[in-house]
RNA sequence: AUAUACCGUGGAUCGUGUCGCUGGCGUAAGUCAGAGGAAAGUCCGGACAACUCAGGGCACCGCGCUUCCUAACAGGAAGGAUUCCCGCUUGCGGGAAGACAGCAAGUGCAGCAGAAAGUAAACCGCCCCGACUUGUCGGGGUAAGGGUGAAAGGGAGGUGUAAGAGACCACCGGUGUUGGUGGCAACAUCAGCAGCCAGGUAAACCUCGCGGGUUGAAAUGUCACGUAUACCGACGCUCCCGAUUUAUCGGGAUAAGGGCGGCCCGUCCAAUGUCGGGGGGUAGGCAGAUGGAGCCAAUGGGUGACUGUUGGCCUAGAUAAAUGACACGAGUCGCUUCGGCGAUAACAGAAUCCGGCUUAUGAGCGGUAUGCUACA
Repeated sequence: AUAUACCGUGGAUCGUGUCGCUGGCGUAAGUCAGAGGAAAGUCCGGACAACUCAGGGCACCGCGCUUCCUAACAGGAAGGAUUCCCGCUUGCGGGAAGACAGCAAGUGCAGCAGAAAGUAAACCGCCCCGACUUGUCGGGGUAAGGGUGAAAGGGAGGUGUAAGAGACCACCGGUGUUGGUGGCAACAUCAGCAGCCAGGUAAACCUCGCGGGUUGAAAUGUCACGUAUACCGACGCUCCCGAUUUAUCGGGAUAAGGGCGGCCCGUCCAAUGUCGGGGGGUAGGCAGAUGGAGCCAAUGGGUGACUGUUGGCCUAGAUAAAUGACACGAGUCGCUUCGGCGAUAACAGAAUCCGGCUUAUGAGCGGUAUGCUACA
């Protein structure tokens, strides 16, 4: 230098005309508007609507450092601690990451190696005792040393002891706790006290705290059209009172079954019965549905997310689904014989709306890795 891969950054071209498509306005001619940064995934949160309005308990689900923002959030802002990386002045600076409460409440779980892996443990070594065949055996003690391991139950020094051990002592480290200081807080820091020394794991059960009704625009309302509960299955068809026309009516109770998201209690419906399967009809219009937690600008507050005030603006609303094609010009990029020529790409495409998150994404530019070539 070039190619490929990855990471980051970047931004998603503009104007005019003609012919169409969708919508608004208009009697008409016509005129105005018409995809995205993610419209995507449908992951999280809300608005809105329906169901329930007979509830209660249990179960279930989600979240988890602090403060703040917000309609709300598993989102965002600012900060704190931890871990990792880089730099140097070696205890400071810069950067990155994470569901970052609790394993010091209880229970569970863990490959290989190793004697032993969680109220520790004796393979070698060390020490004591006993035996005898005098360097072996048996019993006991010992976690200081060796070996295994990711990890051997704080560190290293002394006292102590047969040998040893926080067994004890001073120091260092950790944890807990008390108090002071700084901070709204998480937390930081200083001092004291306690030998307390506690392995890992909670997107393991679990504990604590906070929160959570279910469904989802195919919601739902309304107008029109149309229609049959045919048939099958499970179960029930009981009792009391009153009246009369004596086999009917009225009232009450009971219940197989069913509703109340799961379970239990409870409650309600239930004798022209209840539930399940299955069948018949409709397949059109309107509302919901596009003016909103709206957008832009100025200004005030706040470190910031965000927010107050004032002014201006109206910016798709389709329903099997419109948002397109062509021409010219401008801009940008590449190549160039400086005359021009070429490209304008990628990801993707509204479907009730809004706030987030995540994922996808071309050219150019920056970086990292690898291959090849040339030069030093």
This is a predicted structure of a 376-nucleotide RNA (Bacterial RNase P class A) from a Flavobacteriia bacterium. NCBI's taxonomy places the organism under Bacteria, Pseudomonadati, Bacteroidota, Flavobacteriia. Its Rfam family is "Bacterial RNase P class A". By type it is a ribozyme. The coordinates come from a structure-prediction model, not an experiment, and the mean pLDDT is 77. RNAcentral holds the sequence, with entries from ENA.